Predicted 3D model of a 461-nucleotide part of an RNA (small-subunit ribosomal RNA, 3' major domain) from a Candidatus Uhrbacteria bacterium.
Context: one part of a larger RNA
């Protein structure tokens, strides 16, 4: 130099405190750990793992286990060498299938054994085996914290210092002012994207019209630009005019660096290892077990509610191997049947809480809906182990939850719903969006947790 301290100053964030909802209890879905099995593939493991890789395990995925098979191999190339035999296709047996037997069919040619294909040998293959402590690339995480350094001087024998300290400001090494420093790069702010108002321009398929609304573009608008009032200034505080006020509000974007953090299983790769296997191909099984513990959500415990009837109002997205109208059938999930749509046109598409009436009257209940019987829908080659829905039947735990502990500062939490990616279906209560309804608190920084700065102490490097 630095790290720490139950030293000191200052100063910051849902750190705390004031609030508003949760977790922790119960059932049920998910992932972990443990046990358990043939197997329960394999990573993640304090904050940085456990709805995490996996934005979808019924076979396939699949990499685990059983048991049958193959051995230049499922793919390709090269180089010889043999053929029209052979392979491939049809048939028929053995088989769960992979395969294996057998049988029958049998190239093209400018005819040079040219060329295709098969076959046999040889060289290449293959390996979700191991090392993430041998690596590229990518990630997390301190932390969108405001800090990291360098050039040239300048001080020190010398590590190293100064700049970057100091006084005021700031969200900010932001910026003024001082000053043995002067300047300068990575960061921060800005430039990018969405949005909030306006103006213009183009409007089909949007809209009843048309200087409107929508929908594409292009610009204009916010700069502490005006006024006061504090300050030397930087900036502060208060105000006007504005759709928006002082960084409008949101996302992208993560500095040197730290954790020998994460990943050889995404991809890529040194080295080791396997080669009639740790490779490859097929069945069926497992990744879905279950005394038990955690972790993250779902649904509840109810009347600001339960159930019926009727009525309003979105917004982002999807679609031709798909979306699937209108009609009919069925309680119903779905059938049926087919318009219309390659889509601002047609469909998904009736949003839901909400609003109006009824109705239950505090009960384990017309709260909750697990679980279980049983009838059936659809998908798929196939739902037994192992789908998802529907109906009728059942009706468990559960009366707000110890000790602790989590998010959240505004159109934000809480409520409520809709879309979508993955997908044949789907175990989604999850994970990305999206609009509806819409709130309370912040005295204040004493204390917890985490960081910044100076600065002072050490038995630590």
């Nucleotide at each position: 130099a630095g790290a720490c301290g139950g030293g000191g100053a200052c100063c910051c964030g849902c750190a705390c405190a004031a609030g508003c909802g949760g977790u922790g209890g119960a059932g049920c879905g998910u992932g972990c750990g443990g046990u358990u099995u043939a197997a329960u593939u394999c990573g993640a493991u304090a904050u940085u793992a456990a709805g995490c890789g996996a934005g979808g395990a019924a076979c396939c995925u699949u990499a685990c286990c059983u048991g049958g098979g193959c051995u230049u191999a499922a793919a390709u190339c090269a180089u010889a060498g043999c053929u029209g035999c052979a392979a491939a296709u049809c048939c028929u047996c053995u088989g769960a299938a992979a395969a294996g037997a057998g049988g029958a069919c049998u190239c093209u040619u400018u005819c040079g054994a040219a060329g295709g294909u098969g076959c046999u040998a040889u060289g290449a293959a293959g390996g979700u085996g191991c090392u993430g402590c041998a690596u590229g690339g990518u990630u997390g995480u301190c932390g969108u914290c405001a800090g990291c350094u360098c050039g040239u001087g300048g001080c020190g024998u010398g590590a190293g210092c100064u700049g970057u300290u100091c006084c005021c400001u700031u969200a900010a090494g932001u910026g003024g002012g001082g000053u043995a420093a002067c300047g300068a790069g990575c960061g921060c702010a800005a430039c990018c994207c969405u949005u909030a108002u306006c103006u213009c321009g183009u409007g089909u398929u949007a809209c009843a019209a048309g200087u409107g609304u929508c929908a594409c573009g292009a610009g204009a608008g916010a700069c502490u630009g005006c006024c006061c009032g504090g300050g030397c200034a930087a900036c502060c505080g208060g105000g006007a005019g504005g759709a928006a006020g002082g960084u409008g509000a949101g996302g992208a974007c993560g500095a040197c660096g730290u954790c020998a953090a994460a990943u050889c299983a995404g991809c890529a790769u040194g080295g080791c290892c396997c080669u009639u296997a740790c490779g490859u191909c097929c069945a069926g099984g497992g990744c879905g077990a279950c005394a038990c513990g955690c972790g993250c959500g779902c649904u509840a415990c109810a009347a600001u509610g339960g159930c019926c009837a009727g009525u309003a109002c979105a917004a982002u997205g999807g679609g031709u191997u798909g979306c699937c109208a209108a009609a009919c059938c069925g309680c119903a999930a779905g059938g049926u049947g087919g318009a219309g749509c390659u889509a601002a046109u047609c469909c998904c598409u009736u949003a839901a809480a909400g609003c109006u009436g009824g109705u239950c009257u505090c009960a384990g209940u017309u709260c909750g809906g697990a679980u279980u019987g049983a009838g059936g829908u659809c998908u798929g080659c196939a739902a037994c182990u192992c789908g998802a829905c529907c109906u009728c039947a059942u009706g468990a735990a559960g009366u707000u939850g110890g000790a602790a502990u989590c998010g959240c500062u505004a159109g934000u939490a809480a409520c409520g719903g809709c879309c979508a990616a993955u997908c044949a279906g789907c175990c989604a209560c999850g994970u990305g969006g999206c609009c509806g309804u819409g709130a309370a608190u912040a005295c204040g920084u004493u204390c917890u947790c985490g960081g910044g700065u100076c600065u002072u102490g050490u038995a630590c490097u």

Lineage of the source: Bacteria > Bacteria candidate phyla > Candidatus Uhriibacteriota. Its mean pLDDT, the model's own confidence on a scale to 100, is 82. It was read from a public genome assembly.